[in-house]
Molecule: transfer RNA
Organism: Butyrivibrio sp. X503
RNA sequence: GCCUCGUUGGUCAAGCGGUUAAGACGCUGCCCUCUCACGGCAGAAUCAGCGGUUCGAUUCCGCUACGAGGUA
Numbered sequence: 001g002c003c004u005c006g007u008u009g010g011u012c013a014a015g016c017g018g019u020u021a022a023g024a025c026g027c028u029g030c031c032c033u034c035u036c037a038c039g040g041c042a043g044a045a046u047c048a049g050c051g052g053u054u055c056g057a058u059u060c061c062g063c064u065a066c067g068a069g070g071u072a
Base pairs, nucleotide, nucleotide: 001071002070003069004068005067006066007065010025011024012023018055027043028042029041030040031039048064049063050062051061052060
């Protein structure tokens, strides 16, 4: 250089055209407790960037960036 795959809250991670973007850990608040821990309830926080296709894109396509594997 070329080919293939990946990129979703702070971390892990499901979803793969119409979902309120599921869940776990973590974080915050409240309850519980003499207090802390444990436990319970609630909440905040996410689609790598830019274009395209579509009535509608996290999902399909292109480019870019980053990462992984393969290849002379």